[in-house]
């Protein structure tokens, strides 16, 4: 220096154009003598930064930054 692929909730992942799911974890509640397991309910990310397109962007273009990887 070039090429691919990747950054979404505390974690590990979906969602490929239409106000973001699931799992574990959290936090009430039931259950136990008490705990864990179960089981019901909520909280929790507005998608890594900055710009274009679009009515509308996690998603489609350009740049920047940080991880993989591969070539030089």
């Nucleotide at each position: 220096g070039g090429g691919c692929c990747g950054a979404u909730a505390g974690u590990g992942c979906a969602a490929u154009g239409g106000u973001a799911a699931c799992a574990c974890g959290c936090a009430u509640c039931g259950u136990u003598c008490g705990c864990a397991a179960c089981g019901a309910u909520g909280a929790g990310a507005c998608u890594g930064g900055g710009g274009g397109u679009c009515c509308g962007a996690u998603u489609c273009c350009c740049c920047c930054u940080c991880g993989g990887u591969c070539c030089a």
The prediction has a mean pLDDT of 83. This is a predicted structure of a 72-nucleotide RNA (transfer RNA) from an archaeon. The sequence is in RNAcentral, with records from ENA. Rfam family: tRNA. Rfam links the family to the GO term triplet codon-amino acid adaptor activity.